[in-house]
RNA sequence: UUUGAUCCUGGCUCAGAACGAACGCUGGCGGCAGGCCUAACACAUGCAAGUCGAACGCCCCGCAAGGGGAGUGGCAGACGGGUGAGUAACGCGUGGGAACCUACCCAGAGGUGCGGAAUAGCCCAGGGAAACUUGGAGUAAUACCGCAUAAGCCCGCAAGGGGAAAGAUUUAUCGCCUUUGGAUGGGCCCGCGUCUGAUUAGCUAGUUGGUGAGGUAAUGGCUCACCAAGGCGACGAUCAGUAGCUGGUCUUAGAGGAUGAUCAGCCACACUGGGACUGAGACACGGCCCAGACUCCUACGGGAGGCAGCAGUGGGGAAUAUUGGACAAUGGGCGCAAGCCUGAUCCAGCCAUGCCGCGUGAGUGACGAAGGCCUUAGGGUUGUAAAGCUCUUUUGGCGGGGACGAUAAUGACGGUACCCGCAGAAUAAGCCCCGGCUAACUUCGUGCCAGCAGCCGCGGUAAUACGAAGGGGGCUAGCGUUGUUCGGAAUUACUGGGCGUAAAGCGCACGUAGGCGGAUUUGUUAGUCAGGGGUGAAAUCCCGGGGCUCAACCUCGGAACUGCCUUUGAUACUGCAAGUCUUGAGUCCGAGAGAGGUGAGUGGAAUUCCUAGUGUAGAGGUGAAAUUCGUAGAUAUUAGGAAGAACACCAGUGGCGAAGGCGGCUCACUGGGCUCGGUACUGACGCUGAGGUGCACGAAAGCGUGGGGAGCAAACAGGAUUAGAUACCCUGGUAGUCCACGCCGUAAACGAUGUGAUGCUAGCUGUUGGCAGGCCUUCGGGCUUGUCGGUGGCGCAGCUAACGCGUUAAGCUUGCCCGCCUGGGGAGUACGGUCGCAAGAUUAAAACUCAAAGGAAUUGACGGGGGCCCGCACAAGCGGUGGAGCAUGUGGUUUAAUUCGAAGCAACGCGCAGAACCUUACCAACCCUUGACAUCCCUGUCGCGGAUACCGGAGACGGUUUCCUUCAGUUCGGCUGGACAGGUGACAGGUGCUGCAUGGCUGUCGUCAGCUCGUGUCGUGAGAUGUUCGGUUAAGUCCGGCAACGAGCGCAACCCACAUCCCUAGUUGCCAGCAGUUCGGCUGGGCACUCUAUGGAAACUGCCCGUGAUAAGCGGGAGGAAGGUGUGGAUGACGUCAAGUCCUCAUGGCCCUUACGGGUUGGGCUACACACGUGCUACAAUGGUGGUGACAGUGGGUUAAUCCCUAAAAGCCAUCUCAGUUCGGAUUGUCGUCUGCAACUCGACGGCAUGAAGUCGGAAUCGCUAGUAAUCGCGUAACAGCAUGACGCGGUGAAUACGUUCCCGGGCCUUGUACACACCGCCCGUCACACCAUGGGAGUUGGGUUUACCCGAAGACGGUGCGCCAACCUGUUCACAGGGGGCAGCUGGCCACGGUAAGCUCAGCGACUGGGGUGAAGUCGUAACAAGGUAACCA
Repeated sequence: UUUGAUCCUGGCUCAGAACGAACGCUGGCGGCAGGCCUAACACAUGCAAGUCGAACGCCCCGCAAGGGGAGUGGCAGACGGGUGAGUAACGCGUGGGAACCUACCCAGAGGUGCGGAAUAGCCCAGGGAAACUUGGAGUAAUACCGCAUAAGCCCGCAAGGGGAAAGAUUUAUCGCCUUUGGAUGGGCCCGCGUCUGAUUAGCUAGUUGGUGAGGUAAUGGCUCACCAAGGCGACGAUCAGUAGCUGGUCUUAGAGGAUGAUCAGCCACACUGGGACUGAGACACGGCCCAGACUCCUACGGGAGGCAGCAGUGGGGAAUAUUGGACAAUGGGCGCAAGCCUGAUCCAGCCAUGCCGCGUGAGUGACGAAGGCCUUAGGGUUGUAAAGCUCUUUUGGCGGGGACGAUAAUGACGGUACCCGCAGAAUAAGCCCCGGCUAACUUCGUGCCAGCAGCCGCGGUAAUACGAAGGGGGCUAGCGUUGUUCGGAAUUACUGGGCGUAAAGCGCACGUAGGCGGAUUUGUUAGUCAGGGGUGAAAUCCCGGGGCUCAACCUCGGAACUGCCUUUGAUACUGCAAGUCUUGAGUCCGAGAGAGGUGAGUGGAAUUCCUAGUGUAGAGGUGAAAUUCGUAGAUAUUAGGAAGAACACCAGUGGCGAAGGCGGCUCACUGGGCUCGGUACUGACGCUGAGGUGCACGAAAGCGUGGGGAGCAAACAGGAUUAGAUACCCUGGUAGUCCACGCCGUAAACGAUGUGAUGCUAGCUGUUGGCAGGCCUUCGGGCUUGUCGGUGGCGCAGCUAACGCGUUAAGCUUGCCCGCCUGGGGAGUACGGUCGCAAGAUUAAAACUCAAAGGAAUUGACGGGGGCCCGCACAAGCGGUGGAGCAUGUGGUUUAAUUCGAAGCAACGCGCAGAACCUUACCAACCCUUGACAUCCCUGUCGCGGAUACCGGAGACGGUUUCCUUCAGUUCGGCUGGACAGGUGACAGGUGCUGCAUGGCUGUCGUCAGCUCGUGUCGUGAGAUGUUCGGUUAAGUCCGGCAACGAGCGCAACCCACAUCCCUAGUUGCCAGCAGUUCGGCUGGGCACUCUAUGGAAACUGCCCGUGAUAAGCGGGAGGAAGGUGUGGAUGACGUCAAGUCCUCAUGGCCCUUACGGGUUGGGCUACACACGUGCUACAAUGGUGGUGACAGUGGGUUAAUCCCUAAAAGCCAUCUCAGUUCGGAUUGUCGUCUGCAACUCGACGGCAUGAAGUCGGAAUCGCUAGUAAUCGCGUAACAGCAUGACGCGGUGAAUACGUUCCCGGGCCUUGUACACACCGCCCGUCACACCAUGGGAGUUGGGUUUACCCGAAGACGGUGCGCCAACCUGUUCACAGGGGGCAGCUGGCCACGGUAAGCUCAGCGACUGGGGUGAAGUCGUAACAAGGUAACCA
């Protein structure tokens, strides 16, 4: 980090440590360490193993002493050094064992006598390019051979037999031979441990064992002959892949996990493969032979070579150093020794590769300098930081001294470490990060671009997330990044997890191996526990000391090495052995429930069909229809018959079964369970169960063969529906459904809950099968108590993420056994195997991709879910709109411009309470640039202003003329204020953009009844409760109840107006009575009335009856001017719509600045094929026209109730008489009036004339419930003028409401949800396009391996050996012959390389092809989520 939020599950990711590392930026010094992880790739050059003259002869130099050289001979080249290819093995680790060898070394015993024949070097002669080699002559030894001797030695039961030596030297001494023992080193055998894969399950013929022989240092099938048929394997053989093993190293709390550089032990290898020789030791890195590949030389005949030694080169690679010095030390070889050799080693060089240490200065220093950055413009910050002043000298530099390592000599390192002196702040700081995780924030630039990113995610004009800067944080000679390992990750869970719904219980049973297992006794001591002994190399880690100035590092001692072997003891538990027991398990007899199974038989109802009768025009089917059937007689109805399938009622969260499943009735056979009784028998016989089950079982569908086929019904056909309809609906209809036999083996095969067991942990209430007791009885039975078995509903504790489970556990017994899970997708797919006739089943991956997928619950929203309720919402009515003409607004179009905004309701007679100019923002043209307007500065003037007239111009503007007027204060200074003109720059100005940066204001849901809070309570939590419920109301209005109790904003009331009355007041109002009158409340008078305007009263379900619960309330009534909110207004909760407005105003940011500002004239906003909204006037007789008829109330006119502005419809009279009219008035002509500078574009009104459409309006749609609709006129604002608009006013004055089914909107409760941008939601599949990985694929290429056969180098072994040969023996024909013993050669089997054939296996490529994944805006539909509009889902 999944969600709007929550809890859980679960993955991904980060913070830590480490490294033989690499890369980027940067880089002062020293110490200690480390340095080809890749190509066991190929190697130029040099060096890395020699030594001995005290074994031997010869040659050379030298007078000699002596030195040198190549050989013979001895010892050493089997050590040291390198590498990790191979190896899954007695290879390694650990602990044991017996049948062995061991040069040099140590110790003991004994010996060392006498002879002989060769040969290299050298010389001579040949061959060859070379490497090298052939022949001949002659020669020495510590080289070789024989004889003698044999205490001990070897062979043999014994008798007996066999076997050795070398000398050098004047001496001393060093050697030599035999033998014994030791030490050291090595060979062999065994127990245990030692990676992954079962999509590798069978492997094995010298294989396993025996006997005999051979061979070896030695055991052994090590080899051979014969005999036997064994041996290994689910505790994982064989096969395949990978890998040197270990001490250790890294990590970790530990257990573990990962790893096997440096150092140390073991193993293996030395260009690849094979082989032996020599030797104490090799099958030999710097030896040999053969084969092969490669490289080099060559005279082409033939030869030479092996850096995985040290340096070094090329190559590979992200990447890893010098062709250095010395044998001074340590060690090795040879030698008596001197000594020689030693790329072992010790040192130096290179590299920040790592660890450790040090430094790059210290103190003081405020005017808080300058500069930078930010800013609210005040300041803040960088920052005591700098400068300045005063100090110090580590490091580095220069000069001087100078080691230890070697206690005689000998020092590569090295004039090094270290010490002393001198000068001088001098020579020395970077890297990463700053959205959260995660320490650290601002400005500018950019504008889903450029880019960042470990995860979540930033960027679409105000980015703390990009880039830069300032500032800050972290680490520091380094810092980041990348890679890898462990950790966190309890995310493989031994320690230490889970499986009802998140991933996860096999469909079910039986049962093998295995695991686990009742009571008791004895024995044993394997496990177990305790003690001792051996071993566990050193180094490392840890503890305590010591040495380098410290540290890293080095070193000493200790502890530890959790292990293995062995021995002694203990005996509780487990095991083992023997015995006993009955409670676990099972058996027998009797009684009893049941759709348990199989087979056979049988029954009635219904459907369909057939036959016959009655009967006539329809039937059937649907939302409505049609296809279909029917006059050849259907449907309907009656009777008879046939056939197949299924069994109504009973019937039940009832019964039985392991599960699947089982339902008419009867019979036969048969399985299992339960209870009670007999307490009879066996004596742990048990539980689970990987594999497995030859004949286990297993719904539906499906397959095979043969039957059967009434109804139903995939496919299919037709009819409808629809945009389409390969569907839903309808009419038909075939497989199939049924039976027998055989397959298949799967289901959401579910209680999504494995089996069985022991016991424990409150209960209540049904039901079913037994048993026992009690009571009642109509003898059928009923009631009740207890108990055993089954099956349901609630529910405590407990558990659970919650939902829920809860004696039928999902609780406890941390009980036994099995199966299964480890993020989503890809995928239950591919390949391979097994099974199947097929369909397919089973077993079962990976690449790639995402940061989620998921469970439960919460709040909303939504539903073509449900319930209740309200509203002019429908209905009932009245009048309209939509058709006509005109007015007005909008869209569109047009235009130089037709300024801009408003856009469903909630834009459209809206902003606009009024566009001829102005307004005006738009267009064209012409002008101005500190500007039309504000503040500041400088200079000048004293004014300004008004009026008149003229010229140019369209005008702005420019120029001229005359007249009127002549500022205030004063310190008397153009000093101050004010005004004007000119100038300069700061600035003004903008109806330019962003309403998605904002304030304010407004619309809307909606005057709907809601929206919340505190405390308490419940819940792990989001949240819930309150606010739900029963009534009631216009209302969350009130009452009652209730884990809630209260409160707030809303409702109501308080406010205003109207309606009644009263009080006060009486002008400008009024006039009852009185008087006057010019007849006008005009006047006097009056204040009763009307009225005015101030204050009161009045109405509260208060009273009565009924109803309701005795409540709230509701219904009716009385009284009253008014009655249940009296009527109307004002008043608009929390919030929603990024709703509207930057063009009222204000305002952040951006943009323009001789223009996007300002001014003027003219034009435009008034256009006009068209479309829409809102209105006016009509279409007429309920009317028109002409008369008459009068009354009102707001309001306005400066103040004023006085004056003025002013009625209409109705009513009455007359006329018109149903016509495009005396309806209707558009349009047009003409003449006028008014306003105004001016009515052309473009005003209003009037007179005369003209007299269009229109005869009540399609689909659709609007308003209104009473003084309302309808109708009639009047007034006002803005305004020069202009209304059919807006806002007000009064006059006349209706109809209807049964009711809430339906439409729309809303409220409350409830339900489902995969929605939360909230249904205008979400989301599925094909197709098209791009990219990615992958399966199949005719084949093709390469590797590995097996079997059979062929070939058969070198070599050892066997055979032969006519050719050849010194030692010894014999003969003597003695320059010879024979024997013994050998050699060459030939040959046999074995065998490397190579070849042929046939398999198996792995990998690469592959036309084409299959699905899969991913991809801001493609196509087609709408399958799923709500009853998703046909409930969904599984096979």
Molecule: small-subunit ribosomal RNA
Organism: uncultured bacterium